[in-house]
Context: one part of a larger RNA
RNA sequence: CUGGGCGUAAAGCGCGCGUAGGCGGCUUGCCAAGUUGGGGGUGAAAGCCCGGGGCUCAACCUCGGAACCGCCCUCAAAACUGGCAGGCUAGAAUCUUGGAGAGGUGAGUGGAAUUCCUAGUGUAGAGGUGAAAUUCGUAGAUAUUAGGAAGAACACCAGUGGCGAAGGCGACUCACUGGUCAAGUAUUGACGCUGAGGUGCGAAAGCGUGGGGAGCAAACAGGAUUAGAUACCCUGGUAGUCCACGCCGUAAACGAUGAGUGCUAGGUGUCGGGGCGCAUGCGUCUCGGUGCCGCAGCUAACGCAUUAAGCACUCCGCCUGGGGAGUACGGUCGCAAGAUUAAAACUC
Numbered sequence: 001c002u003g004g005g006c007g008u009a010a011a012g013c014g015c016g017c018g019u020a021g022g023c024g025g026c027u028u029g030c031c032a033a034g035u036u037g038g039g040g041g042u043g044a045a046a047g048c049c050c051g052g053g054g055c056u057c058a059a060c061c062u063c064g065g066a067a068c069c070g071c072c073c074u075c076a077a078a079a080c081u082g083g084c085a086g087g088c089u090a091g092a093a094u095c096u097u098g099g100a101g102a103g104g105u106g107a108g109u110g111g112a113a114u115u116c117c118u119a120g121u122g123u124a125g126a127g128g129u130g131a132a133a134u135u136c137g138u139a140g141a142u143a144u145u146a147g148g149a150a151g152a153a154c155a156c157c158a159g160u161g162g163c164g165a166a167g168g169c170g171a172c173u174c175a176c177u178g179g180u181c182a183a184g185u186a187u188u189g190a191c192g193c194u195g196a197g198g199u200g201c202g203a204a205a206g207c208g209u210g211g212g213g214a215g216c217a218a219a220c221a222g223g224a225u226u227a228g229a230u231a232c233c234c235u236g237g238u239a240g241u242c243c244a245c246g247c248c249g250u251a252a253a254c255g256a257u258g259a260g261u262g263c264u265a266g267g268u269g270u271c272g273g274g275g276c277g278c279a280u281g282c283g284u285c286u287c288g289g290u291g292c293c294g295c296a297g298c299u300a301a302c303g304c305a306u307u308a309a310g311c312a313c314u315c316c317g318c319c320u321g322g323g324g325a326g327u328a329c330g331g332u333c334g335c336a337a338g339a340u341u342a343a344a345a346c347u348c
Base pairs, nucleotide, nucleotide: 003320004319005318006317007302008301012316014201015200016199017198021194022193023192025088026087027086028085029084030083031082033081034080035077036076037075038074039073040072041071042070049065050064051063052062053061054060091191092188093187094186095184096183097182098181099180103177104176105175106174107173108172109171110154114150115149116148117147118146119145120144121143125136126135162169163168206247207246208245209244210243211242215241216240220236221235222234223233258315259314260313261312262311263310266293267292268291269290270289271288272287273286274285275284276283277282297304298303321348322347323346330341331340332339333338
């Protein structure tokens, strides 16, 4: 390379948008590039292969054939691919009327709790644990009542519920705004799918500048435990956690399952919408989502099974024994931490 693969054995980029490229619905006509058929030219010789011959054999030499898997010219065909022109509506998009939603951004508001402060009541303990101690408290703690301040998070509702491409999103109100679903069929008429590079988004931690700091809490200190205890438990406690702006670009970024389209038994729950019947909750049909069970089929098994890991096609990414190693070197990016790309010797 061919091949075979990628849920768990090695292997799906964390997720979008999108360039080139690859691939692409139904139908009519034309062209004839690909394609197919006929004819012709060329494909030097030697060599290789097959058959024959010559050196006593062989190597070697020699004759004939085949082959040279290719290219070019020409005639023809028009199914398929392609090109050009025309048409269509089943893909796609737009429109109208409605719908659900923690989708996003900004501003404002609220109550519970916690801590602190002030004042009142009140007195000797409180706290903490397996048990203790460090710790707090007669300078009045803990408890309790009233008032005040601050920051952060939003109990119940809450649900294999919802929304989002993923990361993720949960008090309430308003403003702006993205996606999506159903019904209607009105419009455009293949406008589509994927996507190397590229570009944007991207939890937590971390970094820079400036704020903020209630609770929690790496580091750190002390008390315990223990043979020891640089831990688990306890008392404290700083970065950080929060906000604004700018970086970082990684995660078991997981469904460990790329995206798209079509096809292939059902049953049952739930969320959003619609039709019909009956009626106020059911039945039935249907579209979209989200679960469970299960047939065929698939799978090494586990399991998957119309939300496929089934049957097919298109495009991209990735794998190719373990260790060395996601390391070294070099490049790119970054303030740094580091990220990304990515070997070899050697060894089993």